[in-house]
This is a predicted structure of a 72-nucleotide RNA (transfer RNA) from Schistocerca americana. RNAcentral holds the sequence, with entries from Ensembl Metazoa. NCBI's taxonomy places the organism under Eukaryota, Caelifera, Acrididea, Acrididae, Schistocerca. The prediction has a mean pLDDT of 80.
RNA sequence: GUCAGGAUGGCAUAGUGGUUAGCGCAUCUGCCUAGUGAGCAGGAGACCCGGGUUCGAAUCCCGAUCUUGGUG
Repeated sequence: GUCAGGAUGGCAUAGUGGUUAGCGCAUCUGCCUAGUGAGCAGGAGACCCGGGUUCGAAUCCCGAUCUUGGUG
């Protein structure tokens, strides 16, 4: 250079065009404990960016950026 994949809370990850964007770990608050951890209950926190299609886009299309792999 070229081809393909990926980008979703702090981390890892799911998500048939419409439903409160889900789960785990972590974090915060409370309960429990002599205390720590574990356990239980609850909370906060996210769709990489710019356009397009659509009544409606995390999802489809185009481009940019970053990243991973193949090939030369």